[in-house]
RNA sequence: AAUUAUAGUCAAGCGCCCGGGCCCGGCGUUGUUCGGGUUGACGAGGAGGGGGUUUAUCGAAUCAUCGGCGGGUGCCCCCCGGCUUGCCACGGCCGUGAAAGGUACCGUACAAAACCCGGAAGCAAUUCCGGGGACAAAGGGUGCUGGGUGGUUUU
Repeated sequence: AAUUAUAGUCAAGCGCCCGGGCCCGGCGUUGUUCGGGUUGACGAGGAGGGGGUUUAUCGAAUCAUCGGCGGGUGCCCCCCGGCUUGCCACGGCCGUGAAAGGUACCGUACAAAACCCGGAAGCAAUUCCGGGGACAAAGGGUGCUGGGUGGUUUU
């Protein structure tokens, strides 16, 4: 360095498929049929640890992105940690960038699918790759505003 085997990781709009949709084939049967295949979430955002729980944020779309199963960064409780007065307790708000809410600005903020062109695989449904390509919201940042009760110590 190459090859082979095994294990793990690379996923969280993520994984899977007995329904449904679609394609191909079989048939003295043309179907509520049999067999095989295919499809089944587009990005943005989101993780202190443990346990519990399940229809867990936001928008985009030509809306099956239907339906189901599993999972899950959501939520709840506890622990740990930060802030809230130097310290402690309780309460509150949070998660190491550790103040929720209000308001103004950044801001006509920022995306991918979609759509167009080309290519690869497949009989096909369809999948994948490259180029072009407009358009979000939540959220985030900054300024202002917006924080306890009790105890104790120091000034």
Description:
The prediction has a mean pLDDT of 80. GlmS glucosamine-6-phosphate activated ribozyme aptamer from a Clostridia bacterium, 155 nucleotides, folded computationally. Its Rfam family is "glmS glucosamine-6-phosphate activated ribozyme aptamer". By type it is a riboswitch. Its family is annotated with regulation of gene expression and catalytic activity in the Gene Ontology. The source organism's lineage runs through Bacteria, Bacillati, Bacillota and Clostridia. The sequence was found by an Rfam model in a public genome assembly.